[in-house]
Glycine riboswitch aptamer from a Gammaproteobacteria bacterium, 103 nucleotides, folded computationally. Model confidence (mean pLDDT): 81 of 100. The sequence was found by an Rfam model in a public genome assembly. Rfam family: Glycine riboswitch aptamer. On this family, see Babina et al., MBio 2017: "In Vivo Behavior of the Tandem Glycine Riboswitch in Bacillus subtilis". Its family is annotated with glycine biosynthetic process in the Gene Ontology.
């Protein structure tokens, strides 16, 4: 220093409507309406190549070097979309702290 494992903390958003089914704790399907902090998408600044413009050095061979502009690849987030997942509890939940010494 990373990752994993334990503990603690941890936000938002409808106890929605119908139908079924149930062991009556809830599960399932559709449908409106929301949320962003599981996972997942997307895309800066920069970098790298190509092209095509233009200045410049040079051994005058065609190379090098700095601008531009275009086009392609690469490129973070707690931004971005809401696929996914989630809207009483409970579960989950990025992120964050501790996980030591002596006697």
């Nucleotide at each position: 220093u990373u990752g994993g494992c334990u503990c603690u903390g941890g936000a938002g958003a409808g106890c929605g409507g119908c139908c079924g089914c149930g062991a009556c704790g809830g599960c399932g399907g559709c449908c409106c309406a929301c949320c962003g902090a599981a996972g997942g998408u997307g895309a800066g600044c920069g970098g790298c190549g190509a092209c095509g413009g233009u200045g410049g050095a040079u051994c005058c061979g065609a190379u090098c070097c700095g601008c531009c502009g275009u086009c392609g690849c690469u490129c973070a987030a707690u931004c971005u979309c809401u696929c996914a997942g989630g809207u009483a509890c409970c579960c989950g939940g990025a992120c964050a702290g501790a996980g030591g010494g002596g006697c």